[in-house]
Formats: sequence, C1' cells, structure tokens
RNA sequence: GGAGCGGUAGUUCAGCCCCGUCAGAACGCCGGCCUGUCAAGCCGGAGGUCGCGGGUUCAAAUCCCGUCCGCUCCGCCA
Repeated sequence: GGAGCGGUAGUUCAGCCCCGUCAGAACGCCGGCCUGUCAAGCCGGAGGUCGCGGGUUCAAAUCCCGUCCGCUCCGCCA
C1' cells in the first nucleotide's frame, strides 16, 4: 500500500444482506413484592450520539461515499 471483518445500553452481543416499519436481548444497576436477614425467585423502571462526517430518501443502525480505531490476510522495503 491492497483486501476482508468488526465498532449498537455499564458489559457481552442480536438486528445490518434479502423487503429502509417503534432501537432490542441477556447479565449488571435502581425500586417494589417475597423472606427473620441475605441470596434466589417474581414484578416494574432507568440506561443508547447505532465510531465520526456527508449523500440518497417522505423516512437510514440498515443503502451509497469519505474518514477514525481494532483485528486478520496479502504485498512492498529493510
């Protein structure tokens, strides 16, 4: 330098192609119930710039372009 994959809630990830429809799950966190207490269990809740910027569109996590970071492979120099 070239190619590919990944970046979404505090953490681990799904959704991303196909046919652009509310941003989701588990764990964790907070509150309640239960319990002599804790844990477990049950119920509810908070929590997100979907890496960043731009484009297309009535509408983009999703399509297109650029860019940053991480990983893998190939190549070049030494």
Predicted 3D model of a 78-nucleotide RNA (transfer RNA) from an Aquificales bacterium. It matches the Rfam family "tRNA". It is annotated as a transfer RNA. From the family's description: Transfer RNA (tRNA) molecules are approximately 80 nucleotides in length. Lineage of the source: Bacteria > Pseudomonadati > Aquificota > Aquificia > Aquificales. It was read from a public genome assembly. Its mean pLDDT, the model's own confidence on a scale to 100, is 81.